The prediction has a mean pLDDT of 82. Lysine riboswitch aptamer from Candidatus Hungatella pullicola, 167 nucleotides, folded computationally. Taxonomically the source falls in Hungatella (Bacteria, Bacillati, Lachnospirales, Lachnospiraceae). It matches the Rfam family "Lysine riboswitch aptamer". Gene Ontology term of the family: lysine biosynthetic process. The sequence is in RNAcentral, with records from MGnify.
RNA sequence: GAGUAGAGGUUGCGCUGAUUAUCAGUAAGCUGCCUGAUGCAGCAGGUGCACAGGAGGGCAGUGGAAAGGAAGAAGCGCCGAAGAACAGAGUUGCCUGACCAUAUCUGUUCUGGGUAUAGAGCGAACAGCUGUAUAACUGUCAUCCAGCCGGAUGGAGAGCUACUUGA
Numbered sequence: 001g002a003g004u005a006g007a008g009g010u011u012g013c014g015c016u017g018a019u020u021a022u023c024a025g026u027a028a029g030c031u032g033c034c035u036g037a038u039g040c041a042g043c044a045g046g047u048g049c050a051c052a053g054g055a056g057g058g059c060a061g062u063g064g065a066a067a068g069g070a071a072g073a074a075g076c077g078c079c080g081a082a083g084a085a086c087a088g089a090g091u092u093g094c095c096u097g098a099c100c101a102u103a104u105c106u107g108u109u110c111u112g113g114g115u116a117u118a119g120a121g122c123g124a125a126c127a128g129c130u131g132u133a134u135a136a137c138u139g140u141c142a143u144c145c146a147g148c149c150g151g152a153u154g155g156a157g158a159g160c161u162a163c164u165u166g167a
Base pairs, nucleotide, nucleotide: 001165002164003163004162005161006160009079012078013077014076015075016074019071020070029062030061031060032059033058034057035056038050039049040048041047042099043097044096045095046094082111083110084109085108086107087106088105089104092101093100112138113137115135116134117133118132120130121129122128140155141154142153143152144151145150
């Protein structure tokens, strides 16, 4: 240098379907009353659709969901597991667009891991997710102290441990 196999944790990481709660007595729809010309297709332009036989808005009644996100157990794949930021390619969103969102792929950079707190963004949410900062904890290596247990400082996963093998 190469290859193989492992460890960190039962609060390691990710994915999947069923179930459950929440979403919510919310939204759509329908009816009545008031008002009276706009409203919808992500944004802009275009184009199209609905509409005085009443657009949209407000009040009342009726009606009554779903998606995303979450939970514990189970199954599967794993230990840069995975996540984020940036750039490029590029699917879809009526047409166009140097906008926006989104499935996917590639490259670069950052993060050992989970937890708690603070604040920011997303979110219906006091749930949860993502980033940042701080704190102790935890695993690993290096140096030093100790020499029973262990402790101090520092580093990062392209790391660490074991085995095989080449120079």